[in-house]
A computed fold for a 519-nucleotide part of an RNA from an uncultured bacterium, annotated as small-subunit ribosomal RNA, 5' domain.

Context: one part of a larger RNA
RNA sequence: GAUGAACGCUAGCGAUAGGCUUAACACAUGCAAGUCGAGGGGCAGCACGUCUUCGGAUGGUGGCGACCGGCGCACGGGUGCGUAACACGUAUGCAACCUGCCUGUAUCCGGGGGAUAGCCCGUUGAAAGACGGAUUAAUACCGCAUAACACAAUGAUAUCGCAUGGUAUUAUUGUUAAAGAUUUAUUGGAUAUAGAUGGGCAUGCGUUGGAUUAGAUAGUUGGUAAGGUAACGGCUUACCAAGUCGACGAUCCAUAGGGGUUCUGAGAGGAAGGUCCCCCACACCGGUACUGAGACAGGGACCGGACUCCUACGGGAGGCAGCAGUGAGGAAUAUUGGUCAAUGGUCGAGAGACUGAACCAGCCAAAUCGCGUGAAGGAUGAAUGUAUUACGUAUUGUAAACUUCUUUUGCUGAGGAAUAAAAAAGGGGACGUGUCCCCUCUUGUAGGUACUUGGCGAAUAAGCAUCGGCUAACUCCGUGCCAGCAGCCGCGGUAAUACGGAGGAUGCAAGCGUUAUCC
Numbered sequence: 001g002a003u004g005a006a007c008g009c010u011a012g013c014g015a016u017a018g019g020c021u022u023a024a025c026a027c028a029u030g031c032a033a034g035u036c037g038a039g040g041g042g043c044a045g046c047a048c049g050u051c052u053u054c055g056g057a058u059g060g061u062g063g064c065g066a067c068c069g070g071c072g073c074a075c076g077g078g079u080g081c082g083u084a085a086c087a088c089g090u091a092u093g094c095a096a097c098c099u100g101c102c103u104g105u106a107u108c109c110g111g112g113g114g115a116u117a118g119c120c121c122g123u124u125g126a127a128a129g130a131c132g133g134a135u136u137a138a139u140a141c142c143g144c145a146u147a148a149c150a151c152a153a154u155g156a157u158a159u160c161g162c163a164u165g166g167u168a169u170u171a172u173u174g175u176u177a178a179a180g181a182u183u184u185a186u187u188g189g190a191u192a193u194a195g196a197u198g199g200g201c202a203u204g205c206g207u208u209g210g211a212u213u214a215g216a217u218a219g220u221u222g223g224u225a226a227g228g229u230a231a232c233g234g235c236u237u238a239c240c241a242a243g244u245c246g247a248c249g250a251u252c253c254a255u256a257g258g259g260g261u262u263c264u265g266a267g268a269g270g271a272a273g274g275u276c277c278c279c280c281a282c283a284c285c286g287g288u289a290c291u292g293a294g295a296c297a298g299g300g301a302c303c304g305g306a307c308u309c310c311u312a313c314g315g316g317a318g319g320c321a322g323c324a325g326u327g328a329g330g331a332a333u334a335u336u337g338g339u340c341a342a343u344g345g346u347c348g349a350g351a352g353a354c355u356g357a358a359c360c361a362g363c364c365a366a367a368u369c370g371c372g373u374g375a376a377g378g379a380u381g382a383a384u385g386u387a388u389u390a391c392g393u394a395u396u397g398u399a400a401a402c403u404u405c406u407u408u409u410g411c412u413g414a415g416g417a418a419u420a421a422a423a424a425a426g427g428g429g430a431c432g433u434g435u436c437c438c439c440u441c442u443u444g445u446a447g448g449u450a451c452u453u454g455g456c457g458a459a460u461a462a463g464c465a466u467c468g469g470c471u472a473a474c475u476c477c478g479u480g481c482c483a484g485c486a487g488c489c490g491c492g493g494u495a496a497u498a499c500g501g502a503g504g505a506u507g508c509a510a511g512c513g514u515u516a517u518c519c
Stems, first nucleotide, its partner, number of pairs: 001518003005515005012371005018364002020329001025327003029324003034071003039068002042064002046062003049058003078282003088206007097199002102195007110144001112142002120133005150175011180187003208254003215245003220242008257279004261272004284305005307318004335361001337360003343357001344355004374405004385395004410456006419446001425440007463508005468489003474503005484491002
């Protein structure tokens, strides 16, 4: 000098940023991922309409619980357990790869089928739930047609490359697709290709300590073949060979997420990796795959384990390292708050819905910065206190009193934001005919907050540590190697500037000291 700090004493305000460093310990409760009726059958509940024998009936309309279907749930948010590794950083390569939504280009969208949920009728269970029958729809599912510059096989020609090899043209044969909706203007669907974006893989270099760890290794190292993958590869399997790594530190052990950065330092260097950003890993512990463009998936599934809860004892349910909050641990770390107004995300044609992302507010001197606690004058140098050579003097001290002034702040009134740009709707215009421009209307959580201003009145606001030397600041009293102090040197045994108190002084100041850690 620094800190995500803690402790002691003290405390007026604001702005900005920050706040479980310990038990990746266990979690009550609420919320954190839904959306689409312009895909579908329908219609529980609500409102309207129609009919009515006044009991009710009716999807007819707005709309819509549950259900089928689509997209999303792989993002966003959290944590740092593991990991010494192509995990990360940096630089390359992929002639060995994938990529939903988005953009451009080209072509196509013909004709059929069988189910199933829901609804209805039953059975069963304490519950979670499970089972049977009948019936029904789709942009759900499955055939058929058509089809290529797509894919596969076999050829030909040309050309290029760092190797395997690539690219282009072309011939023959084979294989493969689709879905509709309505307000008729759009939108959606299929195939191919190019791009963009996001990922996957490989490699050079860099990346903690220990030799009181010296040998390690059988899918091990390489080859052939097959399988598998989006893709290369012992990635996996069979066979063959016996290799491969290592004092330039293999293997083993310990520790640890990495980087941008942060602290310190003249620098070189040393230390750290909290907040913010990028990457990685994980989601009670261990394992497995399914779905999907993408996961081996934190609020999905299955299995095993530990733990907790419910139970009618037969059986079931759960996973806060999301936001709050609770217990525990600890020196120690906050509210079971508000709003989707803005920014962003998902779904939707849109209106909009959802969003503990985000934006705000609350708590905390825990940090940095700023402001204030008054200013000017004022000597009877007042009184008190303290010291003293004591009817005196010194000091407290221009300090106070007193006079004049100001009102930051405070209290009380008045006014009162920016953050909002739009989108949508209505109207008008332009042309490129679905896009742009203009006008009108509407939308503010924070918040009657910030801020501005009237009035009042010095009014509402100073402490902490130190004073032997290092080190700025000195005397008296008490104590008497006691009580105590102390970072080092050291002080205290009767005149202690070093202990305790007082007066005075010094330093910093809404803080000041102590402790811990780093340079």

The RNAcentral record of the full RNA draws on ENA.